[in-house]
Molecule: transfer RNA
Organism: Streptomyces albiflavescens
Formats: sequence, C1' cells, structure tokens
RNA sequence: CCGGGCGUAGCGCAGAGGCAGGCGCACCUGCAUGGCAUGCAGGAGACGCCGGUUCGAAUCCGGCCGCCCGGA
Repeated sequence: CCGGGCGUAGCGCAGAGGCAGGCGCACCUGCAUGGCAUGCAGGAGACGCCGGUUCGAAUCCGGCCGCCCGGA
C1' cells in the first nucleotide's frame, strides 16, 4: 500500500429495518442469616464518530478512527 472481518453496559456475547435494545458474570438496594457465602426480589448502566438512504437505522450505504487476519 491492497483485500477481508469486527467495533452494542465494567467484561464476554446475542440482536441483522419498526413491535424490545436483551443474556451471563460483575455493580447497587431490600429481604432471609449474628456475619460472610448463598438464595430471592428490584434497580442503574451500552449501539466507535460524521454523513447518506428510508416514513422509520444498532441493523443498509459511504467516509473516518481503532483492533484483528491475509497479501504484496
């Protein structure tokens, strides 16, 4: 330099146009226990950035940024 893949919560992952942003662990609160652990109930927290398409974008398209893989 060229090509490809990926970027969603603190971490690991689902979700592939609307009905829903969800799961596990972690975190916070309450209850149970003398306390821890554990269990139960509840809660907070996220679509890399900028544009475009569309009535509607986390999802499709373009550019940029970052990470990974391959080629030269």